Overview: The RNA shown here (transfer RNA) has 74 nucleotides and comes from a Candidatus Omnitrophota bacterium. The coordinates come from a structure-prediction model, not an experiment, and the mean pLDDT is 80. The organism belongs to Candidatus Omnitrophota, within Bacteria.

RNA sequence: GGGCGAUUAGCUCAGUUGGUCAGAGCAGCGGAUUUACAUUCCGCAGGUCCCUGGUUCGAGCCCAGGAUCGCCCA
Numbered sequence: 001g002g003g004c005g006a007u008u009a010g011c012u013c014a015g016u017u018g019g020u021c022a023g024a025g026c027a028g029c030g031g032a033u034u035u036a037c038a039u040u041c042c043g044c045a046g047g048u049c050c051c052u053g054g055u056u057c058g059a060g061c062c063c064a065g066g067a068u069c070g071c072c073c074a
Base pairs, nucleotide, nucleotide: 001073002072003071004070005069006068007067010026011025012024013023019057028044029043030042031041032040050066051065052064053063054062
């Protein structure tokens, strides 16, 4: 220098053909259960979907540029 992949909640990740959708598990908080703890169950909270711009009536999803990380080639 070139190519490919990843980036979504504190962590690990899903998200299909653009609309119904901002989601799961774990972690956190509250409650029930227990003599107590653990387990289990119920509920709650938590998001600039990496950034900027574009397309569109409408973007996590499509397009362009940029950033970070990983792999491969030279």